[in-house]
RNA sequence: ACGCGCUGGCGGGACUCGGUGAAAUUCCGAACCGGCGGUGAUCCGAUGAAAAUCGGUAAGCCCGCGACCCGGACGUCGUCACCUACGACGGACGGUGGACCUGGUGAGACUCCAGGGCCGACGGUUGAUCAGGCUCAGCCUGGUCAGACAGUCCGGAUGGGAGACAGCGCGC
Numbered sequence: 001a002c003g004c005g006c007u008g009g010c011g012g013g014a015c016u017c018g019g020u021g022a023a024a025u026u027c028c029g030a031a032c033c034g035g036c037g038g039u040g041a042u043c044c045g046a047u048g049a050a051a052a053u054c055g056g057u058a059a060g061c062c063c064g065c066g067a068c069c070c071g072g073a074c075g076u077c078g079u080c081a082c083c084u085a086c087g088a089c090g091g092a093c094g095g096u097g098g099a100c101c102u103g104g105u106g107a108g109a110c111u112c113c114a115g116g117g118c119c120g121a122c123g124g125u126u127g128a129u130c131a132g133g134c135u136c137a138g139c140c141u142g143g144u145c146a147g148a149c150a151g152u153c154c155g156g157a158u159g160g161g162a163g164a165c166a167g168c169g170c171g172c
Base pairs, nucleotide, nucleotide: 002171003170004169005168006167007166008165010163016030017029018028019027032151033120034119035065036064037063038062043056044055045054046053047052060118061117069095070094071093074090075089076088077087078086079085100116101115102114103113104112122155123154124153126146127145128144129143130142131141132140133139134138
C1' cells in the first nucleotide's frame, strides 16, 4: 500500500429588482443555485535531457449512487388472557426516480471553448361569506363561493445519507 471488521467526527447550495393581484421570495419578465463516486484532451504544480511519471483540479442534464416516494421478509412496542388482527416505530432487500443540443478545435470531446436550451421529491401556504364556539381588534371548527401554481420560503429534519477522511484490530 491492499483486503476484511470495528469506532469516530465530518458530510447541500440558492429570491434580488420589476409587473399583475386583496394575497405571490410560489404566477409573469429578468436574475440566482448545483450533493457523492466514476469517466475525462482543460488548467496548475513537482521530477526528468527527453519520452514520460507523480500530485492537485475539471460534467446538475454521459455511467452509477444518495436524499424523497412505493412495496417489504423480519424485529421491537402498544391494544389483547392468548392467537389472529389492527396500530406505531425500525427495517435487509426490491421498485420508482429529472434534464442537451448546435457550432469550434482536434486523431479523439454529450466532459474543453463559444452559443442557445433544459431539469430539480413529499406536505404546507389566500380571501369573501354563513353558522357554531372561545381565552373575542382576533382565533378555532364546519359549510358555501372564488383563488395563486415553490429547485430557492415553512415543515418532517438537532433526521437520514451516497461518500471522503482519521484511528484501532486482524490478514497478506
Notes
This is a predicted structure of a 172-nucleotide RNA (FMN riboswitch aptamer (RFN element)) from Paractinoplanes aksuensis. Rfam family: FMN riboswitch aptamer (RFN element). From the family's description: The RFN element is a highly conserved domain that is found frequently in the 5'-untranslated regions of prokaryotic mRNAs that encode for flavin mononucleotide (FMN) biosynthesis and transport proteins. Lineage of the source: Bacteria > Bacillati > Actinomycetes > Micromonosporales > Paractinoplanes.